[in-house]
RNA sequence: UGGGAUGGGUGCGUGACCGCUGGCCACAAGCUGGAGGAAAGUCCGGGCUCCACAGGGUAGGAUGGUCGCUAACGGCGACCGAGGGUAACCUCAGGGAAAGUGCAACAGAAAACAGACCGCCGCUCGGCUCUCCGAAAGGGGGGUAGCGGUAAGGGUGAAAAGGUGGGGUAAGAGCCCACCGGCCGAUGGGUGACCAAAGGCGCACGGUAAACCCCAUCCGGAGCAAGAUCAGAUAGAGACCAAUCAGGGCAACCUGGACGGGCGUCCCGCUCGGUGGCCUCGGGUUGAUCGCACGAGACCAUGAGCAAUCAUGGCCCUAGAAGAAUGGUCACGACCCGCUCACGCGGGAACAGAACCCGGCUUACAUCCCAUCCCAAUCG
Numbered sequence: 001u002g003g004g005a006u007g008g009g010u011g012c013g014u015g016a017c018c019g020c021u022g023g024c025c026a027c028a029a030g031c032u033g034g035a036g037g038a039a040a041g042u043c044c045g046g047g048c049u050c051c052a053c054a055g056g057g058u059a060g061g062a063u064g065g066u067c068g069c070u071a072a073c074g075g076c077g078a079c080c081g082a083g084g085g086u087a088a089c090c091u092c093a094g095g096g097a098a099a100g101u102g103c104a105a106c107a108g109a110a111a112a113c114a115g116a117c118c119g120c121c122g123c124u125c126g127g128c129u130c131u132c133c134g135a136a137a138g139g140g141g142g143g144u145a146g147c148g149g150u151a152a153g154g155g156u157g158a159a160a161a162g163g164u165g166g167g168g169u170a171a172g173a174g175c176c177c178a179c180c181g182g183c184c185g186a187u188g189g190g191u192g193a194c195c196a197a198a199g200g201c202g203c204a205c206g207g208u209a210a211a212c213c214c215c216a217u218c219c220g221g222a223g224c225a226a227g228a229u230c231a232g233a234u235a236g237a238g239a240c241c242a243a244u245c246a247g248g249g250c251a252a253c254c255u256g257g258a259c260g261g262g263c264g265u266c267c268c269g270c271u272c273g274g275u276g277g278c279c280u281c282g283g284g285u286u287g288a289u290c291g292c293a294c295g296a297g298a299c300c301a302u303g304a305g306c307a308a309u310c311a312u313g314g315c316c317c318u319a320g321a322a323g324a325a326u327g328g329u330c331a332c333g334a335c336c337c338g339c340u341c342a343c344g345c346g347g348g349a350a351c352a353g354a355a356c357c358c359g360g361c362u363u364a365c366a367u368c369c370c371a372u373c374c375c376a377a378u379c380g
Base pairs, nucleotide, nucleotide: 001376002375003374004373005372006371007370008369009368012333013332014331015330016329017328018327020034021033022032023031024030036351040362041361043360044359045358046357047356048223049222050221051220055268056267057266060219061218062217063216064215065079066078067077068076069075080094081092082091083090084089095214096213100212101211102208103207117154118153119150120149121148122147123146127144128143129142130141131140132139133138162180163179164178165177166176167175181203182201183200184199187196188195189194227290228289229288230287236281237280238279240277241276242275244257245256246255247254248253259273260272261271262270263269297316299314300313301312302311303310304309335348336347337346338345339344
């Protein structure tokens, strides 16, 4: 200097005037606050409210290396393993295939209790055929066919019975050997996943589980249009189902069973009810207030930790609307682009708007800035 990787920040600034809105204020004036890094998606986890005083199973669902963090998570951090990359780094839906079932079209001899198409080797008294010797009988050789051995070489395929080299063999094969790979138990390191060297064993019944399945761990539901209070108004009608028994007691009442309702499917269980439940048609109210912002809170410093994060101390209050507030104008400055020798002139500026709140993830994003690391070239 160029290329690349990772992490973080920013999201125009200042002033004036006018406007809207929350709070303080009886009101006004005045003072003070007023849309994000994602407010988006509604994908996870919670806080909170109600069912409800609240369980055990089953079905179903989610997650899946190890160890930590967290209120929790399917999140985050570090590490291990596998793969990609020269590297910095990046990616992983990362438990189990010897519990079982299924699948791999086509091709191929054969796709897992899985093989012989081409080929290689041996035999061939006997069949067919060619040829040589021979007067003939007969003998020799080759081919074909047949029989047997083989899985090293070739072919097919995404994938074919570990790889390379050597020995051995009729030709071959872990058949044997060396190294690599694999498995095994002990040893060493590590909290652990796992790793390392040495040793032993010729050594594996292939792959696939974001196929069914098995294993481990976890999981109530509905949701701020939750829910609560006040005010106010109306008009109910019809149909169906169930509405009970025993014991004690003077009675009130108590206990148990049956019935109906509720508790995410279902079962058990619990609970409510003696008048409840379901369905159809119709009517009233659609007002006000609370919920509503002090929080697993922001920021700063110190300490512990590789980090995520935690602890302690300090300090601060940073929107709360309700048919839609958070805006407009002007000036100066900052940033980018074009023109100009310069002065200067002209233009531009992304993704995008809170609605109960919080922690994450995912997606979108113009410009500018910072830090660390890797590779290449050049110079000193």
Description
Bacterial RNase P class A from an uncultured delta proteobacterium, 380 nucleotides, folded computationally. Of the family's consensus pairs, 97% are formed in the model. Its mean pLDDT, the model's own confidence on a scale to 100, is 78.